A computed fold for a 771-nucleotide part of an RNA from a Patescibacteria group bacterium, annotated as large-subunit ribosomal RNA, domain II. Its mean pLDDT, the model's own confidence on a scale to 100, is 81. The full RNA is in RNAcentral, with records from ENA. It matches the Rfam family "Bacterial large subunit ribosomal RNA". NCBI's taxonomy places the organism under Bacteria, Bacteria candidate phyla.
Context: one part of a larger RNA
RNA sequence: GCCAGCGAGUUAAUCUCUGUUGCAAGGUUAAGUCUGUAUAUCAGACGGAGCCAUAGCGAAAGCGAGUGCGAACAGUGCGAAAUUAGUAGCAGGGAUUAGACCCGAAACUUGGUGAGCUAACCAUGGCCAGGCUGAAGCUGCCGUAAGAAGCAGUGGAGGGCCGCACCCAACUACGUUGAAAAGUGGUGGGAUGAGCUGUGGUUAGAGGUGAAAUGCCAAUCGAACCAAGAGAUAGCUGGUUCUCCCCGAAAUAUAUUUAGGUAUAGCCCCAUAGUGUUCCUGGCAGAGGUAGAGCUACUGAAUGGAUUUGGGCCGCAAGGUACCACGUCCAAUUAAACUCCGAAUACUGACCAGUCAAAAGCAUGGGAGUCAGAAAACGGCGGCUAAGCGUCGUAUAUCAAAAGGGAAACAGCCCAGAUCGCCAUCUAAGGUCCCUAAAUCUAGCUAAGUGUGAAAGGAAGUGGAGACACAUAAACAACCGGGAGGUUGGCUUAGAAGCAGCCACCCUUUAAAGAUAGCGUAAUAGCUCACCGGUCGACGUGUGUUUGCGCCGAAAAUUCAACGGGGCUAAGCUAGAUACCGAAGAUGCGAGUGCUAGUGCAUUGCACUGGGAAUACCGAAUAUAUUGAAGGAUUUUAGACUUUUGUUUAAAGUUCUGCUUUAUCAUUCGUAUUUCCAAUGCAACGCAUUGGUGCGGUAGGGGAGCGUUCUAUGCAGCAGUGAAGUUGAGUCGUGAGGCUUGGUGGAGCGCAUAGAAGUGAGAAUGCUGGC
Numbered sequence: 001g002c003c004a005g006c007g008a009g010u011u012a013a014u015c016u017c018u019g020u021u022g023c024a025a026g027g028u029u030a031a032g033u034c035u036g037u038a039u040a041u042c043a044g045a046c047g048g049a050g051c052c053a054u055a056g057c058g059a060a061a062g063c064g065a066g067u068g069c070g071a072a073c074a075g076u077g078c079g080a081a082a083u084u085a086g087u088a089g090c091a092g093g094g095a096u097u098a099g100a101c102c103c104g105a106a107a108c109u110u111g112g113u114g115a116g117c118u119a120a121c122c123a124u125g126g127c128c129a130g131g132c133u134g135a136a137g138c139u140g141c142c143g144u145a146a147g148a149a150g151c152a153g154u155g156g157a158g159g160g161c162c163g164c165a166c167c168c169a170a171c172u173a174c175g176u177u178g179a180a181a182a183g184u185g186g187u188g189g190g191a192u193g194a195g196c197u198g199u200g201g202u203u204a205g206a207g208g209u210g211a212a213a214u215g216c217c218a219a220u221c222g223a224a225c226c227a228a229g230a231g232a233u234a235g236c237u238g239g240u241u242c243u244c245c246c247c248g249a250a251a252u253a254u255a256u257u258u259a260g261g262u263a264u265a266g267c268c269c270c271a272u273a274g275u276g277u278u279c280c281u282g283g284c285a286g287a288g289g290u291a292g293a294g295c296u297a298c299u300g301a302a303u304g305g306a307u308u309u310g311g312g313c314c315g316c317a318a319g320g321u322a323c324c325a326c327g328u329c330c331a332a333u334u335a336a337a338c339u340c341c342g343a344a345u346a347c348u349g350a351c352c353a354g355u356c357a358a359a360a361g362c363a364u365g366g367g368a369g370u371c372a373g374a375a376a377a378c379g380g381c382g383g384c385u386a387a388g389c390g391u392c393g394u395a396u397a398u399c400a401a402a403a404g405g406g407a408a409a410c411a412g413c414c415c416a417g418a419u420c421g422c423c424a425u426c427u428a429a430g431g432u433c434c435c436u437a438a439a440u441c442u443a444g445c446u447a448a449g450u451g452u453g454a455a456a457g458g459a460a461g462u463g464g465a466g467a468c469a470c471a472u473a474a475a476c477a478a479c480c481g482g483g484a485g486g487u488u489g490g491c492u493u494a495g496a497a498g499c500a501g502c503c504a505c506c507c508u509u510u511a512a513a514g515a516u517a518g519c520g521u522a523a524u525a526g527c528u529c530a531c532c533g534g535u536c537g538a539c540g541u542g543u544g545u546u547u548g549c550g551c552c553g554a555a556a557a558u559u560c561a562a563c564g565g566g567g568c569u570a571a572g573c574u575a576g577a578u579a580c581c582g583a584a585g586a587u588g589c590g591a592g593u594g595c596u597a598g599u600g601c602a603u604u605g606c607a608c609u610g611g612g613a614a615u616a617c618c619g620a621a622u623a624u625a626u627u628g629a630a631g632g633a634u635u636u637u638a639g640a641c642u643u644u645u646g647u648u649u650a651a652a653g654u655u656c657u658g659c660u661u662u663a664u665c666a667u668u669c670g671u672a673u674u675u676c677c678a679a680u681g682c683a684a685c686g687c688a689u690u691g692g693u694g695c696g697g698u699a700g701g702g703g704a705g706c707g708u709u710c711u712a713u714g715c716a717g718c719a720g721u722g723a724a725g726u727u728g729a730g731u732c733g734u735g736a737g738g739c740u741u742g743g744u745g746g747a748g749c750g751c752a753u754a755g756a757a758g759u760g761a762g763a764a765u766g767c768u769g770g771c
Base pairs, nucleotide, nucleotide: 001771002770003769004768005767006766011098012097013096014095015094016093017092018091019090020089021088022087023086026052027051028050032046033045034044035043036042037040056063057062066078067077068076069075101239102238104236108229109228110227111226112225113224119203120202121201122200123199124198125197126196127195128193130162131161132160133158137154138153139152140151141150166190167189168188170187171186172185173184174183205221207217208216209215242705243704244703245702246701247700252265253264254263255262256261266370267369268367269366270365271364272363274362275361280354281353282352283351284349285348286347292341293339294338299335300334301333303331304330305329306328307327309325310324311323312321313320314319373399374398377394378393379392380391381390382389404415405414406413419591420590421589422588424587425586426585430581431580432579433566434565435564439578441576442575443574444573445572451568457552458551461549462548463547464546465545467543468542469541470540478535479534480533481532482531484508485507486506489503490502491501514529517528518527519526592695593694594693595692596691597690598689599688600687601686603684604683605682606681607680609678610677611676612675613674614673615672616671617670619669620668621667622666623664624663625662628659630657631656632655633654634653635652636651637650638649639648640647641646706760708757709756710755711754712753713752714751715750717749718748725744726743727742728741729740730739731738732737
């Protein structure tokens, strides 16, 4: 490096929003208990504790459709009412707390392990060829008053000298995927000493040891190593896995121990079958102090002249004055922080009109991302009216997040916004000699390869315009001739004769000729010029102005290298006309899909109407039966009173009246619920069809799907007549993918509908394995 496998938004609790299900002024159980069986992280029942809602206000006591403030019957804040919907599951979006999408520090803390490397020390041992030098002391001689000193010998000191072993490592070469994670060769230093070395031991990390280098403490040292806290933290870097469809940003404001982070607003998406408005264009009406302009209209700046006055200077004074200043006058100026004035655009309008949409606005709620912007144009500032510079502003521009055509190549320039297909048509910018699709088109200009890089400045380059002067009474140029006399003007001077210099610069003869424009001589001389004549015979000659296109000015580093190349005298430049080419633009034909309007069909739901059935209520009435008590009538018996008729009391019976109790598979009506049928309306979804209008897209929002593993149910599914896997082929789908089939393989596997996730790999200097 490649291949294969693994590899990143999860889980829990709480809150919030959306969808959906249950119940609904209510909703709901928690822990726990009991029961059951298939004994399970199972199911069912019980459990009303508690929570949320049904009422608010107040800091609270508290009061309560009100309440707080207040002395208040005031006023006002927040509420009630008009206009009541919640609650509990499930799924999803988001938030909070937890490691909370994944990987990644350097560090910090705690407890241990290390002095077999190395630093220092302690104890006990060992080692240092050979040679040189020759201290003190001593002996002898000599010397002295005695010494000292001296000489010879002896002696053997020293962080002494040379130099092996041993130790070290200053220089150099090699080595540098080494022979070696520090070496080898050569040169070099110490080598009786602060020497080297064996063995045993001591000192430990907030520490030790250090002849001190932040050195060493096991190939690790500005704080060792090991384990744990620990998934430390990381506003930082990297990575984050299938498809299609719709919309689609920002790089700004404010604040920030803030500036590469974050919060709120701005800008995007979705919902509310919310609202009913918005943009644009024209008109009308506004506010304004910019561009410009102006300044004797202010405030400042600033120049020249005139003049009055004052001052300075000069002068005795009169007076003078290239001096200074205020004022006045004249002339000419100037300003981001001047304005007597003053636009165009832009802005505002709770004004009008147009456009009438399948386009936008607004409100509320849910989800974001964005806070590094870039070049171009215009208006400014800073800078050098430098920068591919910095920084503001403007805009429905561009890129970012935009492909296509042009500019040779070229995010930001010009043209133009890609749903898909077509061997169709028309155009845009830009082009049409060849490369290279299309004109070798028309009229002028350019001669420089200008074109195809550049300034001040320079030039009888050339085209156009207009002006002046001279010219057939002969111009301009050329050629021939003349260019004289006074006079060598005067002065000066050695000389000065047209021509060193100063002064003057006249007159004459003339066709014309300067007291001389230049060269020349010592001074003369000499040669030209001006000026004149002749020859020649021109729509000419000369001067300056303006303008088009060219020329010079023009030097750079690897041949050409400053048209894209060939090359071009147009195939360059200017003007013009008509064709043509030219894009993913427009059009045509076909196809897909979003939104939207309509139509048709089907299904479902809701509402309402009508009809049928069932159930419940027994609500009302009726009927029947019945309970109870009351009243009337009547009969019988007994008693009392009364003169009798009779009255009256009690008991029993019969009957009537209305009331009452209960009952009925009773009837009728009613109410409620359920259900069936039909019609109508509304809505949703689906299919078909017609019309309209869309379909570039990063961050990001929304929608719809594919596939993988497992679970449940169904298919009395498939399978040794060959499952999965694997490898080819064919085919279907916009795609993720599906299906069929051949080979291989040799035992499991699928489809439908739901559910649950360790659910999709190319990247993380990813991890593991293989090559």